[in-house]
RNA sequence: GGGAGCGUAGGCUAAUGGUAAACUAUCGGUCUCCAAAACCGAUGUUGGGGGUUCGAUCCCCUCCGCUCCUG
Numbered sequence: 001g002g003g004a005g006c007g008u009a010g011g012c013u014a015a016u017g018g019u020a021a022a023c024u025a026u027c028g029g030u031c032u033c034c035a036a037a038a039c040c041g042a043u044g045u046u047g048g049g050g051g052u053u054c055g056a057u058c059c060c061c062u063c064c065g066c067u068c069c070u071g
Base pairs, nucleotide, nucleotide: 001070002069003068004067005066006065007064010024011023013021018054026042027041028040029039030038047063048062049061050060051059
């Protein structure tokens, strides 16, 4: 230089065009002599920009970052 893939919550991972979610973490509560565990609840998220569409995590373009293959 060429080609391919990936980017979603603090962490890990779903959602193949129709209300963005689970686990974990964090915070609060119940329980307990205290703590842990368990249970209940709360907070928080689609890498940036643009396009297509009634509607985009999803389709297209571009940029950024990471990984792999190749010269």
Transfer RNA from a Patescibacteria group bacterium, 71 nucleotides, folded computationally.
Rfam family: tRNA.